[in-house]
Context: one part of a larger RNA
RNA sequence: UGACGGGGGCCCGCACAAGCGGUGGAGCAUGUGGUUUAAUUCGACGCAACGCGCAGAACCUUACCCAGACUUGACAUCCACGGAAUCCUGCAGAGAUGUGGGAGUGCCCGCAAGGGAGCCGUGAGACAGGUGCUGCAUGGCUGUCGUCAGCUCGUGUCGUGAGAUGUUGGGUUAAGUCCCGCAACGAGCGCAACCCUCGCUUCCAGUUGCCAUCAUUUGGUUGGGCACUCUGGAGGGACUGCCGGUGUCAAGCCGGAGGAAGGUGGGGAUGACGUCAAGUCCUCAUGGCCUUUAUGUCUGGGGCUACACACGUGCUACAAUGGUCGGUACAAAGGGCAGCAAGGGCGCGAGCCGGAGCCAAUCCCAGAAAACCGAUCCCAGUUCGGAUCGAAGUCUGCAACUCGACUUCGUGAAGUAGGAAUCGCUAGUAAUCGCGGAUCAGAACGCCGCGGUGAAUACGUUCCCGGGCCUUGUACA
Numbered sequence: 001u002g003a004c005g006g007g008g009g010c011c012c013g014c015a016c017a018a019g020c021g022g023u024g025g026a027g028c029a030u031g032u033g034g035u036u037u038a039a040u041u042c043g044a045c046g047c048a049a050c051g052c053g054c055a056g057a058a059c060c061u062u063a064c065c066c067a068g069a070c071u072u073g074a075c076a077u078c079c080a081c082g083g084a085a086u087c088c089u090g091c092a093g094a095g096a097u098g099u100g101g102g103a104g105u106g107c108c109c110g111c112a113a114g115g116g117a118g119c120c121g122u123g124a125g126a127c128a129g130g131u132g133c134u135g136c137a138u139g140g141c142u143g144u145c146g147u148c149a150g151c152u153c154g155u156g157u158c159g160u161g162a163g164a165u166g167u168u169g170g171g172u173u174a175a176g177u178c179c180c181g182c183a184a185c186g187a188g189c190g191c192a193a194c195c196c197u198c199g200c201u202u203c204c205a206g207u208u209g210c211c212a213u214c215a216u217u218u219g220g221u222u223g224g225g226c227a228c229u230c231u232g233g234a235g236g237g238a239c240u241g242c243c244g245g246u247g248u249c250a251a252g253c254c255g256g257a258g259g260a261a262g263g264u265g266g267g268g269a270u271g272a273c274g275u276c277a278a279g280u281c282c283u284c285a286u287g288g289c290c291u292u293u294a295u296g297u298c299u300g301g302g303g304c305u306a307c308a309c310a311c312g313u314g315c316u317a318c319a320a321u322g323g324u325c326g327g328u329a330c331a332a333a334g335g336g337c338a339g340c341a342a343g344g345g346c347g348c349g350a351g352c353c354g355g356a357g358c359c360a361a362u363c364c365c366a367g368a369a370a371a372c373c374g375a376u377c378c379c380a381g382u383u384c385g386g387a388u389c390g391a392a393g394u395c396u397g398c399a400a401c402u403c404g405a406c407u408u409c410g411u412g413a414a415g416u417a418g419g420a421a422u423c424g425c426u427a428g429u430a431a432u433c434g435c436g437g438a439u440c441a442g443a444a445c446g447c448c449g450c451g452g453u454g455a456a457u458a459c460g461u462u463c464c465c466g467g468g469c470c471u472u473g474u475a476c477a
Base pairs, nucleotide, nucleotide: 001477002476003474004473005472007471008470009469010468011467012466013465015461016460019425020424021423022422023421026316027315028314029313030312031311032310033309034307035306042053043052064302065301066300067299068298069297070296073127077126078125079123080122081121082120083119086103087102088101089100090099091098092097107116108115109114129291130290132289133288134287138285139284140280141279142278143276145274150189151188152187153186154185155184156165157164158163169180170179171178195268196267197266198265200236201235202234203233204232205231206230209226210225211224214223215222239262242256243255244254245253246252318418322377323376324375325374326373327372334365335364336363339358340357344353345352346351384415389410390409391408392407393406394405395404431453432452433451434450435449436448437447
């Protein structure tokens, strides 16, 4: 100087408390451990691994296993020789592949012969290749402490020196934020602001959007209009600016006015010096090592989907604030050409036929759902719950056996609120309800977004956890 303390002081955070809803019990989905297996590829392991890499494993992916094949190789550069490239097609084979038949002469130079570029094949060797090892050799990227308020430097001063001071102190703040004081005076990286978005308003613009007035229509449908809504560009607006109180005539704090908004207005992006030899050699890059008829490459099939069990994360429930049936409303944000697909017809349905329109403020996906109105069920393992299984189907795809999603009929399991323990959340939040998107042929209860309805509670900081500043002890560095 740090680190640590079941030392002290001050302070903060859904840290506790106060509340609301969960997890832990059940069934299923998914990840992991374990076990099994020819293989169940690999990585990730307290917080910060475990719906994580995977924004999507039937083949492919795929790195694993079995079998069949190749050896200058699936891919790059160089050399020689031959051939146009390319297209159609037979046989063997699980395919990779092997072996035949046919069609076929383009571009540039040149009269031609021939040469050249490109592509294909054969051959030799330099070389290729490796998701093989080492993240404890590395770059890059990322997680975490933590959006915590800290981390440092120059000069000066003090100290033999390590170092100290500044950065401590008194107030204050979300903040090393600001004020005052002070052997310090300044400065940098952080904080804040500048950026995006939501909330108010002005101007500009008016189609594909909108409809107050005038006509018109089933319908903003058409004429008309751009006022309103909205869209999207440029501005305004909030600064403790004003008033009162308080405070050291300070920084600030408390209350009030005006205002759409008030003291950081809400949300986001933004992550200092560093810590964890944290994670990643399987995104990529890269040193070293290893491999070279194989640890490389191609193909068929299998596996990653196994299942006595254990854990994590979720979904659906156990019902009446509910289930079922009928009727009637109200969104936002997105996506669409190898695409989204309306009206119409067929099917109980998944879906099929067909195809108007739309490269989309125009058309489509698209019915929002909870809610509301009415009817029914009457507390029961039920008209709750839907697992499991049987049968018949639909769709995607070369192909749904291992191993897809969905539909209909039948079947109707566990489950009657979950032990010890444990998680999230302070407001348009929790809870609850549906909608969309990425990936994607198909395949979400996951993920990322969107809006609808919309709470309760916070006395307080003694205690648990994490953190900041000062101080104290130490046989620790």